[in-house]
Order: sequence, then structure tokens, then C1' cells
RNA sequence: UGGGUAAGCCAGACAGUCGCGGGCAUUAUGCACGAGGAAAGUCCGGGCUCCAUAGGGCAAGAGUGCCAGAUAACGUCUGGCGUAGGUAACUAUAGGGAAAGUGCAACAGAAACAUUCCGCCGAAACAGUUAGGCUGUGGUAAGGUUGAAAUGGUGAGGUAAGAGCUCACCGGCGUUAUGGAGACAUAACGGCCGUGUAAACCCCACUCGGAGCAAGACCAAAUAGGGCACAAAAAGCGGCUGCCCGUCGCUGCCCGGUAGGUAGGUCGCUUGAGCGUAUUAGCAAUGAUACGCCUAGAUAGAUGAUUGUCUAAUACAGAACCCGGCUUAUAGGCUUGCCCAAAAU
RNA sequence: GCUGGUGUGGCUCAAUGGUAGAGCAGCGGUAUCGUAAACCGCAGGUUGGGGGUUCGAUUCCCUUCACCAGCUCCA
Repeated sequence: UGGGUAAGCCAGACAGUCGCGGGCAUUAUGCACGAGGAAAGUCCGGGCUCCAUAGGGCAAGAGUGCCAGAUAACGUCUGGCGUAGGUAACUAUAGGGAAAGUGCAACAGAAACAUUCCGCCGAAACAGUUAGGCUGUGGUAAGGUUGAAAUGGUGAGGUAAGAGCUCACCGGCGUUAUGGAGACAUAACGGCCGUGUAAACCCCACUCGGAGCAAGACCAAAUAGGGCACAAAAAGCGGCUGCCCGUCGCUGCCCGGUAGGUAGGUCGCUUGAGCGUAUUAGCAAUGAUACGCCUAGAUAGAUGAUUGUCUAAUACAGAACCCGGCUUAUAGGCUUGCCCAAAAU
Repeated sequence: GCUGGUGUGGCUCAAUGGUAGAGCAGCGGUAUCGUAAACCGCAGGUUGGGGGUUCGAUUCCCUUCACCAGCUCCA
């Protein structure tokens, strides 16, 4: 200097004029405040509200899936381990189990849970024989064909020809030892070990009441009942996925109906698992302490126009109960770390 | 806000993991004096987009875009 990679910050600032929204007040006016890093998608987790309790258990259904930690919690995040990609920095990870069971692997190929099409052999044993392993029985699965995958792989020895039959190295599996909190790693030994697939059904481990701010609380407004029965108890009914237990409430049962009102108002509604700075614990995510700050609450739905200066100033794009994440969209500028290449000192 | 569904040739629909079919429309031919019908043939497809699992995806999973349907006061 070029290329790459990871993280962070900004999202216009200052001053003036007019205009908009709610709040406060000393009220023809004044004061401070007023859309985002994703406010988006509604993919997750909660706070909060209601169902009397959300108690115990079972079933169904759903979710997660290596280890350790963080967190209110999570399917999130941090740090590690393994695997894959990359020269590397780094990136991704849907990462338990195929030896509990059941499925599936089309076409091709001889054969896809058990086998020999082509091929090789004639050692041993039998038969035929044209006397040749030529044919049949027999041995073989190393070579070839097909395929994503062919019964561990490569090489050497051995053999009648071959085969983990033997050996060396490698892979997988098992045992032991060491290190580590652990996932795992390293080493030694062992006999050869019938493929893959669980985002196929399934098994294993752990977690989960239901519904959702159009939740819910209050005010206002207005209305169609009828029949039978009546002593208590029991029984029954109801309690928001289903069933059981516990428990609570209601009380007699049956029939019938939308004829009426309102599309109204108040609350919920913004002080929060909040934000900023400093110190401290931790590799980090985060936690603790101290000090400081209050920053939208609309409901036909608020932020616009203009002037001047600075400037890279714009893309994606507007809160609707509130937070913690994930995913998606995106113009421009700045800062820092690391990796690779080249050159110079 | 909640609950479901759909997306395939120009159009209407199939395909339940094995490489995308049918009908109509279109073009050509046969036949006819000439049309229609009939018969034969041909062409037409990034399965809405992207990523992943698997040997292999229209189908399974994730994400994104578009469209459709239902539910909500007094009670």
C1' cells in the first nucleotide's frame, strides 16, 4: 500500500420564524419534552390481567437436544469441545441414540440385511472325459461391471487361487491409564467390526395450566318470560385442552327467546428485570456498589415548512401495554483489532 | 391480536422423497369444395423467492414475498 475478516459509534448538529400533540403553571402567555436501529415480521421468552386455587398426578400435544456458565426466562447470549469450509484471521453448526423396535434406499447392478453376473483356482476329494481344468460337484469374493453407498481402507507377505489369514500405517468399536469441573484429548492394548438414513416413525433426557391490552376494571344506556315442584338430606351442576384426586362455589327441575341498548366515556397508559458515568469481580456474557437523570402516551390517530452556518446527511423506513432476543430491509461516514500478499527500512 | 389455508405450462387442476402429468387454449398435418367436429403429432415448466436435511425435494425444515378465510360490545 492492496485485499480480507471481526467489533463498535452516528442516523444529522447549532441558532431563528411560523405550525402540530399531550403535560405543568404565575394562563390573551410561558416552560421543558415529543418515533427507531430496526419502531417491521409476529418467530421465541416473559412482566402484567382474567379464569376461586393454578395444588398433586396421568394421558395427549408441543418444545429443546455436545459441555460449562449468564439471565426474570428463552429455541437467546458468552466461553469452550467436536465436525465442515477457508492459506489464515475467521465463519457455520438442526451437535443425544442406528447394539430397543419398525420403516425407506427409486433407476442401475448378480446382489441393498444377505449374495456371485463376468472372472480366478484345480491344492484335497469324487465323477465324466475328445485327455485339455474341458465339463459337473467343489473352493473363492482380492480383480471387473452398477451405484451416493457393495460388507473397513492402502501396501507387503502368504496361498491352489484368495480372504485380517499375518504384518505396518490409518479409520471405527471396546478396555485401561493420564490430563481436564465436563464435552473431550493423548497413549497403550485387543480382536476384526454386515452400509446409510431419526429436519423418517420412534427411544432417551429435560421443560410446559389456559387465554390474551380488541386482556381486564369501572361508569352510562336499555330489556320478555312461562310451566311444574318444594321438609330435610342426598344427589346434581359448575369451576377455560381431556381424565382422576384434593378443594371451592351454586343451589329444585324443565321449556322458550334476541324483542332491547350501545357502537359512548374513564382507567389500564407509562418509574421501567429503565438509562448514563465511575469503580470493582469475571476470559466474556453479565453481576455488585456509588453518584446522577425522568426522556411520546395518540385514539379519524401528533414532529411539518422555511432561513443561515457546519457537514458525508442520507438509504430502510413511523410508537399504540411494556421489556429481553432472533430474523428480514438498508444509503453514507468514522474508529479499532486481527490475518494474508508485496515493497522498503 | 388470535386461528387456519393457498401459490405448479397462457388458463383449470394432479403428483403422499425417485427426477413434473392431464384437459382446454396455441401451432402443424390428415380429411373436406370450404369450415366446424374428429384423428394424429408438436411445442410450452428456474413447482412464488432464498437457504438447509438427504444419494436425491413439488413433497421435509427454516426464512421471506403475495393472496384468501374465520373469531372479538352489553352477556